[in-house]
RNA sequence: GAGUUUGAUCCUGGCUCAGAACGAACGCUGGCGGCAUGCUUAACACAUGCAAGUCGAACGCUAUCUUUGAUAGAGUGGCGCACGGGUGAGUAACACGUGGGAAUCUGCCCUUUUGUUCGGGACAACAGUUGGAAACGACUGCUAAUACCGGAUACGCCCUUCGGGGGAAAGGUCCGCCGCAGAAGGAGGAGCCCGCGUCCGAUUAGCUUGUUGGUAGGGUAAUGGCCUACCAAGGCGACGAUCGGUAGCUGGUCUGAGAGGAUGAUCAGCCACACUGGGACUGAGACACGGCCCAGACUCCUACGGGAGGCAGCAGUGGGGAAUAUUGGACAAUGGGGGCAACCCUGAUCCAGCAAUGCCGCGUGUGUGAUGAAGGCCUUAGGGUUGUAAAGCACUUUCACUGGUGAAGAUGAUGACGGUAACCAGAGAAGAAGCCCCGGCUAACUUCGUGCCAGCAGCCGCGGUAAUACGAAGGGGGCGAGCGUUGUUCGGAAUUACUGGGCGUAAAGGGAGCGCAGGCGGUUCAUUUAGUUAGGCGUGAAAGCCCCGGGCUCAACCUGGGAACUGCGCUUAAUACUGAUGAACUAGAAAACAGAAGAGGGUAGUGGAAUUCCCAGUGUAGAGGUGAAAUUCGUAGAUAUGGGAAGAACACCGGUGGCGAAAGCGGCUACCUGGUCUGAUUUUGACGCUGAGGCUCGAAAGCGUGGGGAGCAAACAGGAUUAGAUACCCUGGUAGUCCACGCCGUAAACGAUGAUUACUCGGUAUUAGUCUGACUAGUGCCUAAGCGAAAGUGAUAAGUAAUCCACCUGGGGAGUACGCUCGCAAGAGUGAAACUCAAAGGAAUUGACGGGGGCCCGCACAAGCGGUGGAGCAUGUGGUUUAAUUCGAUGAUACGCGAGGAACCUUACCUGGGCUUAAAUGUGACCGGACAGACUGUGAAAGCAGUCCUUCUUCGGACUGGUCUCAAGGUGCUGCAUGGUUGUCGUCAGCUCGUGCUGUGAGGUGUCGGGUUAAGUCCCAUAACGAGCGCAACCCUUAUCUUUAGUUGCCAGCGAGUAAUGUCGGGGACUUUAAAGAGACUGCCCGUGUAAACGGGAGGAAGGUGGGGAUGACGUCAAAUCAUCACGGCCCUUACGUCCAGGGCUACACACGUGCUACAAUGGUGAGUACAGAUGGUUGCUGCUUGGUGACAAGUUUGCUAAUCUAUAAAACUCAUCUCAGUUCGGAUUGGAGUCUGAAACUCGACUCCAUGAAGUUGGAAUCGCUAGUAAUCGCAUAUCAGCCAUGAUGCGGUGAAUACGUUCCCGGGCCUUGUACACACCGCCCGUCAAGCCAUGGAAGUUGGGAGUGCCUAAAGUCGG
Repeated sequence: GAGUUUGAUCCUGGCUCAGAACGAACGCUGGCGGCAUGCUUAACACAUGCAAGUCGAACGCUAUCUUUGAUAGAGUGGCGCACGGGUGAGUAACACGUGGGAAUCUGCCCUUUUGUUCGGGACAACAGUUGGAAACGACUGCUAAUACCGGAUACGCCCUUCGGGGGAAAGGUCCGCCGCAGAAGGAGGAGCCCGCGUCCGAUUAGCUUGUUGGUAGGGUAAUGGCCUACCAAGGCGACGAUCGGUAGCUGGUCUGAGAGGAUGAUCAGCCACACUGGGACUGAGACACGGCCCAGACUCCUACGGGAGGCAGCAGUGGGGAAUAUUGGACAAUGGGGGCAACCCUGAUCCAGCAAUGCCGCGUGUGUGAUGAAGGCCUUAGGGUUGUAAAGCACUUUCACUGGUGAAGAUGAUGACGGUAACCAGAGAAGAAGCCCCGGCUAACUUCGUGCCAGCAGCCGCGGUAAUACGAAGGGGGCGAGCGUUGUUCGGAAUUACUGGGCGUAAAGGGAGCGCAGGCGGUUCAUUUAGUUAGGCGUGAAAGCCCCGGGCUCAACCUGGGAACUGCGCUUAAUACUGAUGAACUAGAAAACAGAAGAGGGUAGUGGAAUUCCCAGUGUAGAGGUGAAAUUCGUAGAUAUGGGAAGAACACCGGUGGCGAAAGCGGCUACCUGGUCUGAUUUUGACGCUGAGGCUCGAAAGCGUGGGGAGCAAACAGGAUUAGAUACCCUGGUAGUCCACGCCGUAAACGAUGAUUACUCGGUAUUAGUCUGACUAGUGCCUAAGCGAAAGUGAUAAGUAAUCCACCUGGGGAGUACGCUCGCAAGAGUGAAACUCAAAGGAAUUGACGGGGGCCCGCACAAGCGGUGGAGCAUGUGGUUUAAUUCGAUGAUACGCGAGGAACCUUACCUGGGCUUAAAUGUGACCGGACAGACUGUGAAAGCAGUCCUUCUUCGGACUGGUCUCAAGGUGCUGCAUGGUUGUCGUCAGCUCGUGCUGUGAGGUGUCGGGUUAAGUCCCAUAACGAGCGCAACCCUUAUCUUUAGUUGCCAGCGAGUAAUGUCGGGGACUUUAAAGAGACUGCCCGUGUAAACGGGAGGAAGGUGGGGAUGACGUCAAAUCAUCACGGCCCUUACGUCCAGGGCUACACACGUGCUACAAUGGUGAGUACAGAUGGUUGCUGCUUGGUGACAAGUUUGCUAAUCUAUAAAACUCAUCUCAGUUCGGAUUGGAGUCUGAAACUCGACUCCAUGAAGUUGGAAUCGCUAGUAAUCGCAUAUCAGCCAUGAUGCGGUGAAUACGUUCCCGGGCCUUGUACACACCGCCCGUCAAGCCAUGGAAGUUGGGAGUGCCUAAAGUCGG
């Protein structure tokens, strides 16, 4: 810096990523070289070999020989073995680092100085005897020395009672020297002491008896309780003792801008250790890695008696583990030991081997090459891409390979490496490229496969049929002999914040005060110089890092010099600030004096109202309680009323009033008492602030003891409510509430805001002081700057600064567990982890929602009228059934819906029989001659088989058949891939934009507010001003009139004619038709109002949108439709295509929706009479005549391609009848007979006639429509159509009501506002138990292992003493 909490935003906050690094490991891959590095685990166990010897110039002996001598061996003796090499177990310590110190030792080395004399007795080896399996001894005897001992001497040395006393030596070689002894000094090494620094835990708070100090002594190289005796009672600790855990420390290394954080491999310094524990010996040096003794564990040998061993040296083995090499060469170099030296030894070291373990370098070719080859992949089918990539052509030879020459490393000799590095020559593009990734972060995209499967995943998250996220391929990106993954560390993380964070609401102010330690602290002067600052000196090892050079062809690497090492010590100087000491001051603080207010606290007394109880008072039937009731009280006298008693609380005043540190404090009076404020002077002289621990106070509830107990009231009981009601409501009622004493110690103990001090615009209210004003001290509100994520805060700060304290570090687990402290108990305080999630959270925004609020609307309710739900039938759906009952539509917004018309067809379904490219349109090639048609057989048909008949031609062909090729076809899937169309919210009044303004931002404003409207309609106001889609209007129709035009329409007047009729001549007046106009605009009047507008009125056919229609904003429902159509993808291709016959879509226990007809008298039946509109009509509508009861049929063609002809209007009205009944209501069902359409009415048509005459007597819960020419009621027409299951749909007219107080309620909607933990948005979110599985952690009778301490038993070796 990025990703991730949200619909979006800002903030807080965690998680994750990009970087660097590694002694790494794993996966895939692997050409060369240089330089490094290589058991991080079992300080587990180790076979085998090697890793420390050397000296004959200290000594004797033995053997051999090249015998004036040499070599070898064991032994005595000297030096070395305390170095070098390994490891990190232990150690939290003077162990390490750094800087100092005094009471010390020091072999070999250097310097100086002195001496080196006289004697003695042994012991190994050896010889003999002997024990033992061995290891290893025992006894006797001989012998040398630079082995051992004594004497002498003593400059200096040591001791001393200052008289004195004590103490050395070694020779060898053979003349070069090497040694020895004493002493002094040096160098280097070692021991000891001290200041400072050095991990985590307080859920470890007290530790300590040689402990702390002193005196004396002992001991040591040396100081010292190091040890002992005596004396004193100290010492350490909150600046973290003691205890527990972890750990070798450092230079450095990694990371980081730095400060820091992590780390302590290789290299270097120090320490510790050497199978585990203990111990000393020798020695200059050890308490000793390859020495000794003892104990233990383990391994090995054994004759069972006893012995041997210690790879954390180099190799190597087993084991452990994710994991780490050769039982190599050489002493050539460097260094070490011994030696006079030659030389010997050296797994130190130098080399080689193994490993891409790391860093660095090089290569795997270079140029040219477009028909942009082939192949692959994609494709919109044209092409694109791989890609100059390849091939081809022309070159080169680094590295590797072969051959030749051949170093430096070596100062005189000596080369393991090594025939190595390097150089020369040769051949040939020849021997040499992979790994990861491609959704975002993060560079890089397509196809196929798969279908919440397989899988991926660092975080967010992908995968449920179109996956750039899985797997593969093509292509691309990154790095490259490597690339990824895993692990770990730092970084990013300002996410522990010293640099550099916070705490009102996000995690976080202790409930409040007092106050010890600590921290901080007013003004002036003087001294000091501790802190501080500057200079100098010493030190801060080397290596490393950094800078400048140099050497390997470069680099890594190596190397010279410098700088740095920010530290510590000493010293000199400065004196501002801080500190210390001293002296002073008054502005902080406190005191004295005079006043003031107050529910501040404590004790004692006292008052009235109310409540309850009591009273043989009065009095009578109810009272009480609730939404409504009941439990309850009351004729045994309640409620009401009068008197008495008891306990608790104090109405009015009373107030964003007062007091108190907080908790808290309220009738009145008295006493005791704390604090505060104001005023003007005086006094003290910094006496101050904060405050870890500590102490005190601390609501309510609760606990203990003893009182008290009226009311109220957990628990409890009863009554209600309820599906239940362990609640809310009611009736009772015990602890408790009250008092005294003692505990508890917590609260949303809140201003969610620690205390103190200073400073910083204004306005306003109130309390106290003051005569007022001003001022001071409180208590509130609004606001500026500033602050803040915002909301907000704003002199009572959350502003600007200072001091001190408390607290926070993702959510959950959890304020839980364990431990400890407190408590009588309840519990309180302190306070984790495993595990789990990628969030949890704050503020604000837009929506949605609310049994939140306000305003408003709608046949939404109400007021009415008529229905549905009951019956029968029709029709659709579900279900069931079936070979099939094709498919779709399913709350509102499916269900007389797609379908405006399923007997065949339709038809998509089923059964059976067939066809294989039919229809349509072509392309190209080849063959053929007709094709067509007619007929026959078979068959259910389709089809199959056969017969007959056969051309035109300008020879190009036309026509047609067959074959091949390319295209087809699918009512198969996906409406959740789509277009188009449609439903719904809703004809609801809304939805947006530009510019501006505003806010960090999402957003807001506009569109809100006051009015008004059917309306975001208009007006006013206004940080908004305008605009768009919607509203309205424009369009159609209807209602009035005018003009024009009169045919097929009309007929007033004139004429003619008929039995009658606009029938005819004519006419345009009327009606009407169909074109153009007029008309209605709140225009006029009155009232109200700023206006918009509203109310009323006039005129008018019509009045405030006149009625009706068309018209449906942004969007919602992944709404419906792949079966109207179109279309992506997938699927079928002798079938999921297509043809045909029959069947099915019409099934039927049942359930639902929509309708029709009814149940009758406002009616039925019979007879008679009248009035429409719209629409249709030549395969048609029909007239007339005849027949039939009728449906209808026959004849005749009469009119009409239509304002000409045609299709009966019915309710209504008039008359008659029926008289309340299952009927003269109702018509289902069934029987019979017919008509019509049509190839065909069985499944399965409609209609007619005769007969039959079911249910049904107005319909439970519930529910639907409608506000006027509407409901209700009556018929008519049309589309589809051969016919029709039409009671449906769409239209048309006839007759023609009732009601609306009103907006409380139901439903739906609009605007404003409010709350929200909702945003797939309340059909939301979400809590707990239970069930099943899984993860982590506990408990459990017990059992077992480890660590530490103390005591006791047993007690080795060893030192010291006796």